RNA sequence: UCACGAAAAGGCAAACCCGUCGCGAGGCGGAGGACGCAAAGCCACGGACCUCUCAGGAGGUGGCCGGGCUACCGAAG
Numbered sequence: 001u002c003a004c005g006a007a008a009a010g011g012c013a014a015a016c017c018c019g020u021c022g023c024g025a026g027g028c029g030g031a032g033g034a035c036g037c038a039a040a041g042c043c044a045c046g047g048a049c050c051u052c053u054c055a056g057g058a059g060g061u062g063g064c065c066g067g068g069c070u071a072c073c074g075a076a077g
């Protein structure tokens, strides 16, 4: 370094609630809340699902799967 995921220090934050933006799927914020996560950090490239149009097409979900990039710690293998 690759890989791996014991320990330690930490981290993120589902559903729900409040506010807000959006036709919507959903997004953002909260000194609210924790189901979970070793990348639950980032990227819509492929698939899947969802929304709008109902034709064409335009969007959403990275905490659905795959893939790409970056990253804390360091036991065993």
Base pairs, nucleotide, nucleotide: 004074005073011037012036016032017030018029019028020027021026035063041069042068043067045066046065047064048061049060050059051058052057